[in-house]
Context: one part of a larger RNA
RNA sequence: GGCGUACGGGGGAUGCCUAGGCUCCCGGAGGCGAGGAAGGACGCGCAAAGCUGCGAAAAGCUGCGGGGAGUGGCCAGGACACUGAGAUCCGCAGGUAUCCGAAUGGGGCAACCCGGUGAGAGAGAUCUCAUCAUCUUUAGCAAUAAAGAGGCAAACCAGGGGAACUGAAACAUCUAAGUACCCUGAGGAAGAGAAAACAACAGGCCUGUAAAGGCCGCCUGGUGGCAACACCGGGUGUGAUUCCCAAGUAGUGGCGAGCGAACGGGGAAGAGCCCAAACCUUUUGUGUUACGGCACAGGAGGGGUUGUAGGACCCUCUUUUAACCUGAUGCAUCAACUGGAACGGUCUGGGAAGGCCGGCCACAGCGGGUGAGAGCCCCGUACAGGGGGAGUGCAUGGGGUGUGAGGGUAUCCUGAGUAGGGCGGGGUCGGAGACGCCCCGUCUGAAGCGGCCGGCACCAUCCGGCAAGGCUGAAUACUUCCGGGAGACCGAUAGUGAACCAGUACCGCGAGGGAAAGGUGAAAAGUACCGUGAAUAACGGAGUGAAAAGUACCUGAAACCGUACGCCU
Numbered sequence: 001g002g003c004g005u006a007c008g009g010g011g012g013a014u015g016c017c018u019a020g021g022c023u024c025c026c027g028g029a030g031g032c033g034a035g036g037a038a039g040g041a042c043g044c045g046c047a048a049a050g051c052u053g054c055g056a057a058a059a060g061c062u063g064c065g066g067g068g069a070g071u072g073g074c075c076a077g078g079a080c081a082c083u084g085a086g087a088u089c090c091g092c093a094g095g096u097a098u099c100c101g102a103a104u105g106g107g108g109c110a111a112c113c114c115g116g117u118g119a120g121a122g123a124g125a126u127c128u129c130a131u132c133a134u135c136u137u138u139a140g141c142a143a144u145a146a147a148g149a150g151g152c153a154a155a156c157c158a159g160g161g162g163a164a165c166u167g168a169a170a171c172a173u174c175u176a177a178g179u180a181c182c183c184u185g186a187g188g189a190a191g192a193g194a195a196a197a198c199a200a201c202a203g204g205c206c207u208g209u210a211a212a213g214g215c216c217g218c219c220u221g222g223u224g225g226c227a228a229c230a231c232c233g234g235g236u237g238u239g240a241u242u243c244c245c246a247a248g249u250a251g252u253g254g255c256g257a258g259c260g261a262a263c264g265g266g267g268a269a270g271a272g273c274c275c276a277a278a279c280c281u282u283u284u285g286u287g288u289u290a291c292g293g294c295a296c297a298g299g300a301g302g303g304g305u306u307g308u309a310g311g312a313c314c315c316u317c318u319u320u321u322a323a324c325c326u327g328a329u330g331c332a333u334c335a336a337c338u339g340g341a342a343c344g345g346u347c348u349g350g351g352a353a354g355g356c357c358g359g360c361c362a363c364a365g366c367g368g369g370u371g372a373g374a375g376c377c378c379c380g381u382a383c384a385g386g387g388g389g390a391g392u393g394c395a396u397g398g399g400g401u402g403u404g405a406g407g408g409u410a411u412c413c414u415g416a417g418u419a420g421g422g423c424g425g426g427g428u429c430g431g432a433g434a435c436g437c438c439c440c441g442u443c444u445g446a447a448g449c450g451g452c453c454g455g456c457a458c459c460a461u462c463c464g465g466c467a468a469g470g471c472u473g474a475a476u477a478c479u480u481c482c483g484g485g486a487g488a489c490c491g492a493u494a495g496u497g498a499a500c501c502a503g504u505a506c507c508g509c510g511a512g513g514g515a516a517a518g519g520u521g522a523a524a525a526g527u528a529c530c531g532u533g534a535a536u537a538a539c540g541g542a543g544u545g546a547a548a549a550g551u552a553c554c555u556g557a558a559a560c561c562g563u564a565c566g567c568c569u
Base pairs, nucleotide, nucleotide: 001568002567003566004565005564006563007562008561009560015554016519017518020490021489022487023486024485025484026483027482028481029479030478031152032151039100040099041098042055043054044053046078050074051073061094062093063092064091065090066089070082071081072080105114106113107112115132116131117130118129119128120127121126134149135148136147137146138145139144156187157185158184159183160182161181167174171254197238198237203216204215205214206213207212217236218235219234220233221232222231223230224229243266244265245264251259252258272471273470274469275415279302280301281300282299283298284297285296286295287294288293307449309414310413311412312411313408314407315406316405317404323401324400325399326398328396329395330394331393332392333391337385338384339383343358344357345356346355347354359376360375361365367379368378369377420444421443422442423441424440425439426438427437430456451466452465453464454463455462506513507512526553529541530540531539532538
């Protein structure tokens, strides 16, 4: 020095565990904010560094409800207190709520500095209270007054802007993609939405006031049949959106890469309305006047809302149904919380819930805890009960707003710098194409009901519709947050970055980056006492415990380092 055996040290793998995560489902809530938010700074305790809670009324104050014996958070111990005159604790509603922060009297290097005005106090310095930002809208000539806004927040939504890497095996049209990202705005959803839309070339007849139903035909799905055909069902029109099919189809495309509908069908949901104008009334202003008025412009009220045209206007008949708003009553829902069945013996063991024996309950044998594995020990669970106010839903009746139908058609009205066109762009499945339709810029620019638009160039016929004003619930999307539940999800190098005082320590001027770190035991019973020692180090005894598992604490692998012995060199 090597190998082997034994015993240690070291280290923290592995096993077991879970306080934390991950994903999804159901329900709730879907906002907070000048009445000062979100987020912070600084304070508040008997002593108090951190966390939590709170705000100079400061681990808290008041009321009501619950609850029923201990209590003064994490946090033990000490001191001092509170509590059956009901504390602590839980729920609901209030009060207080420093300073910064939209931050708003002015300033500022956030948590600081300095004011104006009014009132009160004080001898005064000064103190206390209130108020003083900006913008928008409305009113007003103005001064001014009132109301609103501002900021924050995870995703979802709409609008305004809008890449590149990449793919095309290079690259330019194209793609990525209207994605990422930026800005604005809103809601609990948003957006869209009541046809100048789709479509279609198969509809006709009967009953009925209507709603609706029936027959024949046609289209379509299924079943039976060799077939003709028979039977059953659906359709014979439709509001937007969303899901499935249609369909990776029709198309588009350096016809490359790729992109990619709609009609229609089936589900879910279901809801329709209001203005402008004509006309009438009234009012203000201007002009004019023969002073009776008239004309024009503006305001207010009535009226009216459509395409088989409708309305004004004229005529006739009939009256109050729908719908909306508002507050009231009743019921339901809803907090803390309450009741809630049924077990003993024996054996092993430190410990019984385990084994054995014998019982019981069950609308409860989900789950958790208890010294090992408990339906019947504890908390619970099924099932019941209790509940103020708010909100929501339903029902009832009250008040307010609010009519409906028919006929006529001479005249009037029915959204103009609009539709359309040229040029240039964009949207759509459609990349300029034979290119319709929709939107924008620019230059132009109608008709006006005997009118106008569309049905994918264009023309005709036919059919569908009425633009240039507006609103609209539900089915749909999302989850920061609250409650409940689930998992062929993880189990501490995993699962969130974070199971632990983590967006911390630490790094960076900064934007920003960003860790490591869980486990004694059933219970601290956390080793009294003695000894060695300088020692409150360590160790030897002794003691606790089932076991030292001894807080450097469950298990305790490997690397690595030793000690003893054996063998070899």

Predicted 3D model of a 569-nucleotide part of an RNA (large-subunit ribosomal RNA, domain I) from a Cytophagales bacterium. Its Rfam family is "Bacterial large subunit ribosomal RNA". Lineage of the source: Bacteria > Pseudomonadati > Bacteroidota > Cytophagia > Cytophagales.